[in-house]
RNA sequence: UAGCUAUCAAGAGUGAUCGAGAGAACUGGCUCAACGACGUCACAGCAACCUGCAAAUGUAAGGUGCUCCCACCAGCAAAGCCCAUGCUUUGAGUGAUAAAUC
Numbered sequence: 001u002a003g004c005u006a007u008c009a010a011g012a013g014u015g016a017u018c019g020a021g022a023g024a025a026c027u028g029g030c031u032c033a034a035c036g037a038c039g040u041c042a043c044a045g046c047a048a049c050c051u052g053c054a055a056a057u058g059u060a061a062g063g064u065g066c067u068c069c070c071a072c073c074a075g076c077a078a079a080g081c082c083c084a085u086g087c088u089u090u091g092a093g094u095g096a097u098a099a100a101u102c
Stems, first nucleotide, its partner, number of pairs: 002101001005098004013043005021032003026075004044067003049063003052059003071094001076091006
């Protein structure tokens, strides 16, 4: 880097530093942000994918991951409702994470 499988409505933040954008990319909306966001570091926490330990399940020691908003929402397709703008549900697509393989 690639394809495969599983999950993505729950949960969990403080301090220091930095200094203007950030929430993956594009468009539209919404949200966060000089009362300092995002990022980085430290500590803390959540969770339970893999390992470990005890065994119908639990634990949280190790490897990851995560700690605004459903993956922030919509975009494409189908079905239902509506006079209609539109709304709801399901699926696809894209993405993220984990596990094993190459």